[in-house]
The prediction has a mean pLDDT of 89. This is a predicted structure of an 84-nucleotide RNA (c-di-GMP-I riboswitch aptamer) from an uncultured Gammaproteobacteria bacterium. Of the family's consensus pairs, 95% are formed in the model. Rfam family: c-di-GMP-I riboswitch aptamer. About the family: GEMM was predicted in a large-scale screen for bacterial structured RNA regulatory elements.
Parts: sequence; structure tokens; C1' cells
RNA sequence: CACUGACAAAGGCAAAUCCGUUGAAAGACGGAGACGCAAAGCCACCGGUCUAAGGGAUAUUCCUAGGACAGCGGGGUUGCCGGU
Repeated sequence: CACUGACAAAGGCAAAUCCGUUGAAAGACGGAGACGCAAAGCCACCGGUCUAAGGGAUAUUCCUAGGACAGCGGGGUUGCCGGU
């Protein structure tokens, strides 16, 4: 440097759910909690999904992302330990 996660150690993250805060919502953040994760670190670039405040329309409804999801897939980027 490349490939790799069978074995080992040190550690790391934390789904659902509950409580609090926040937000129009989706969701986010903090605490409790562990279903899982070798990038479950980071980035909305591509596809996808969610929401629809504002805006729009043929208006009991529908459309729309400058809002979200990186724990949906791909891509980019950084990185610990072991193995080859």
C1' cells in the first nucleotide's frame, strides 16, 4: 500500500420503548435502555423514503423541499485493531 473481518484484545456506537426539550410535521437533541453495527464516523452527490409550514391547484382533497432520513441502497471522504 492492497485485500479482508475466521480468531483475539482494548475500546466505540446504540434500534424499539419510556421520560424531558425542540420543531408545523417528518424528525432532531439530552437521559434511561440495547435490537443490532467493522465505519451504525463524517458528507444529501445519485436513486429511494418521510414530512408539507410556506406556496400552488380542478380544493372535505391533491401537488410541491429551501425541511428531514447517512441504522434504505450506491458514491465520496477519514479512521482503530487483527489476518493475508